[in-house]
């Protein structure tokens, strides 16, 4: 100087304004209300991430389904261990890449069956065109040539087989409370209308009461952020990391390096929505560790 591996941070402080939630205040203030109280207000506390993302695996939780066995379907795949579990993690073998530190792996089985094997080549799986020998012939044997591979192979990121595992849906899960109006059931009042000319009875509309179901809505689920179409932000100042430029000084033959000062620029990816464990993907810039590697010089 160039790399490898592991880990961490991902602007700091102050001022002003603003947003969401909890608690408190209540006096004067505003507003609604008969009141209780609500909203505004005031005070105080809390308020995104390493990935909150993709929703790809595995769980918790909830509801539905469920005798048992089999089929279908899906997932996983060297070996050993870890874990609640996993497709995750650790170790190790093998293969590939890299000079190396290291990295990556879709790594069970093609003697069960089917399928495929570019170009070249007669022929790529039951194939024989060319040359030679034998033979009347069918054919047999040998050779040359092509190709990664020519009755001996390859491919399961082809079907398949083997072994193991797997119910479904997801917080819009689900639980509770529950109006108004309409409709339903029961009862009462009233007696208008119809079935009859009349009575009873029945039917149909009217009013009142009771009951039950559903809807709107509310509460819980739900959290020391937390839901309602969804708050966590903006501006200014100082500083910090970092980039560019001007001027001055020092060293130097120069190139350049170092120091001081000023100006300009400038901090990414991205926003929780039931909760965890992982994986994957995105990310300006920076920091730390290594008894890790390679190259060059002394």
């Nucleotide at each position: 100087g160039a790399g490898g591996c592991g880990g961490c941070c991902g602007g700091a402080c102050g001022g002003c304004c603003g947003c969401g939630g909890g608690c408190g205040c209540a006096u004067c203030g505003g507003u609604c209300g008969a009141a209780a109280g609500g909203c505004c207000g005031c005070g105080u506390c809390c308020g995104a991430g390493g990935a909150a993302a993709g929703u790809c695996c595995g769980a918790g939780c909830u509801c539905c389904a469920c005798a048992g066995a089999g089929c279908a379907g899906g997932c996983u795949a060297g070996c050993g261990g870890g874990u609640a579990a996993c497709a995750c993690c650790c170790g190790u073998c093998c293969g590939c890449c890299g000079c190396g530190a290291g990295g990556c792996g879709a790594g069970g089985a093609c003697c069960a069956g089917c399928g495929c094997c570019a170009c070249a080549g007669u022929g790529a799986c039951g194939a024989u065109g060319c040359c030679c020998g034998c033979g009347c012939a069918a054919g047999c044997g040998g050779g040359a040539g092509u190709g990664a591979a020519a009755c001996g192979g390859g491919c399961a990121a082809g079907c398949u087989c083997u072994a193991g595992c797997c119910g479904g849906a997801g917080c819009a899960a689900g639980a509770c409370c529950g109006a108004a109006u309409a409709g339903g059931a029961g009862g009462g009042c009233a007696c208008a209308g119809g079935c009859u000319g009349c009575u009873c009875g029945c039917c149909c509309a009217g009013c009142c009461c009771u009951c039950g179901g559903g809807u709107a809505g509310g509460u819980c689920g739900c959290a020391u952020a937390g839901a309602u179409g969804g708050a966590u932000g903006g501006c200014c100042g100082u500083c910090c990391a970092u980039g560019g430029g001007g001027c001055c000084g020092a060293u130097g033959a120069g190139a350049a390096u170092c120091g001081g000062u000023c100006c300009c620029g400038g901090g990414a990816c991205a926003g929780a929505a039931c909760u965890c464990g992982g994986c994957u993907u995105a990310c300006a810039g920076g920091c730390c560790g290594c008894g890790c590697u390679c190259c060059a010089g002394g």